[in-house]
RNAcentral holds the full RNA, with entries from ENA. This is a predicted structure of a 350-nucleotide part of an RNA (small-subunit ribosomal RNA, central domain) from an uncultured prokaryote.
Context: one part of a larger RNA
RNA sequence: CUGGGCGUAAAGCGCGUGUAGGCGGCAUCGUAAGUCAGAUGUGAAAGCCCUCGGCUCAACCGAGGAAGUGCAUCUGAUACUGCGGAGCUUGAGUUCUAGAGGGGGUGGCGGAAUUCCUGGUGUAGAGGUGAAAUUCGUAGAGAUCAGGAGGAACACCCGUGGCGAAGGCGGCCACCUGGACGAUCACUGACGCUGAGGUACGAAAGCGUGGGUAGCAAACAGGAUUAGAUACCCUGGUAGUCCACGCCGUAAACGAUGAGUGCUAGGUGUCGCGGGUAUUGACUCCUGCGGUGCCGAAGCUAACGCAUUAAGCACUCCGCCUGGGGAGUACGGUCGCAAGAUUAAAACUC
Numbered sequence: 001c002u003g004g005g006c007g008u009a010a011a012g013c014g015c016g017u018g019u020a021g022g023c024g025g026c027a028u029c030g031u032a033a034g035u036c037a038g039a040u041g042u043g044a045a046a047g048c049c050c051u052c053g054g055c056u057c058a059a060c061c062g063a064g065g066a067a068g069u070g071c072a073u074c075u076g077a078u079a080c081u082g083c084g085g086a087g088c089u090u091g092a093g094u095u096c097u098a099g100a101g102g103g104g105g106u107g108g109c110g111g112a113a114u115u116c117c118u119g120g121u122g123u124a125g126a127g128g129u130g131a132a133a134u135u136c137g138u139a140g141a142g143a144u145c146a147g148g149a150g151g152a153a154c155a156c157c158c159g160u161g162g163c164g165a166a167g168g169c170g171g172c173c174a175c176c177u178g179g180a181c182g183a184u185c186a187c188u189g190a191c192g193c194u195g196a197g198g199u200a201c202g203a204a205a206g207c208g209u210g211g212g213u214a215g216c217a218a219a220c221a222g223g224a225u226u227a228g229a230u231a232c233c234c235u236g237g238u239a240g241u242c243c244a245c246g247c248c249g250u251a252a253a254c255g256a257u258g259a260g261u262g263c264u265a266g267g268u269g270u271c272g273c274g275g276g277u278a279u280u281g282a283c284u285c286c287u288g289c290g291g292u293g294c295c296g297a298a299g300c301u302a303a304c305g306c307a308u309u310a311a312g313c314a315c316u317c318c319g320c321c322u323g324g325g326g327a328g329u330a331c332g333g334u335c336g337c338a339a340g341a342u343u344a345a346a347a348c349u350c
Stems, first nucleotide, its partner, number of pairs: 004321003007304002012318001014201001016199002021194003025088002028085004033081002035077008049065006091191001092188003102177001105175005110154001115149007125136002162169002206247006215241002220236004258317006266295011299306002323350003332343004
């Protein structure tokens, strides 16, 4: 140097964007840097290898040859790669049209429910549990009716439905705004893929400042249970959950499956957009593209299983793994207000 892997055994960065770098469509001309061929020079001697010879043999020594896979120069080849020129349209992008959805902030609106307050009716219980008690209630509770306040979440619709790069996103209206898809085939003409660093986003919890607080509820208190009960159960209850701004940067951030491209039997649902047939129309039937499920051929896999949404067959680029523990720890660096995050060992031990 080559050689193995990453769904579950160790191993895909949480996810985008993008710099350097790596890789890159079809056809043509030029060049000849890489590449290939030949020649020349050089590649010291000794050593290694081959042949012959000298010490009785051998080690050892002598002679000749080969090798020295390299470098330089010259001549030539032009398939591939590179570079330069002029092109192409299939990759990529733009334009036009239509439909559906997501996120953010702001403004407004809605009903159901819980809690609290006020008033009416009304009287002795209510609540809770396996059973109880703590708790609430004759200062009138619970129940019921009316009115009011406030916060949070949006039942049904809701669906292996939809959208988003991921995290994630569910009441209604307005405003702002990103992307994907379909149709058309008009335009640009390789503008592409990946992406070390960098950078944006990133559930929940947590942190800072200010607000808000109905319900729920770490901590905490009490009641039970129990041998004990710092728990499970019950009654309360503060941070928090909510909002604004700023941090944190982690999750079983999961499809435990990186991104892109091409190829490789089918069957059956569903969502979006089209075409055709048909119809008064909605359906139905056939079909194309894109998404999302299930079942399965070949193939793959240790098996389970995966199987056109691959874990199949190939290529390009990145990340990562190398026995268990020590340890995702120590030390150092970077980041953070802190909590801590990130990068990341060794001794020792089995």